This is a predicted structure of a 73-nucleotide RNA (transfer RNA) from a Candidatus Nanoarchaeia archaeon.
The same sequence occurs in records of 2 taxa.
The RNAcentral record of the sequence draws on ENA.
The prediction has a mean pLDDT of 83.
It matches the Rfam family "tRNA". From the family's description: Transfer RNA (tRNA) molecules are approximately 80 nucleotides in length.
The source organism's lineage runs through Archaea, Nanobdellati, Nanobdellota and Candidatus Nanoarchaeia.

RNA sequence: GCUCCCGUAGCAUAGCCGGCAAUGCGCCACCUUGGUAAGGUGGAGAUCGGGGGUUCAAAUCCCCCCGGGGGCU
Numbered sequence: 001g002c003u004c005c006c007g008u009a010g011c012a013u014a015g016c017c018g019g020c021a022a023u024g025c026g027c028c029a030c031c032u033u034g035g036u037a038a039g040g041u042g043g044a045g046a047u048c049g050g051g052g053g054u055u056c057a058a059a060u061c062c063c064c065c066c067g068g069g070g071g072c073u
Stems, first nucleotide, its partner, number of pairs: 001072007010025004019056001027043005049065005
């Protein structure tokens, strides 16, 4: 230099052939307990790595850039 994959909540991931962003753990409150843990119920939390484009509408499609990883020279 070329090429492929990945980047989504505090952490780990799903969603990625366009139309409400989901799950587990964690966190907060309550129930339960003599008290904790476990269990149960409810809740908060992500402008989807950044910018631009296409579209009525973009996490999703296109372009550039940033970060991580693999391959080729």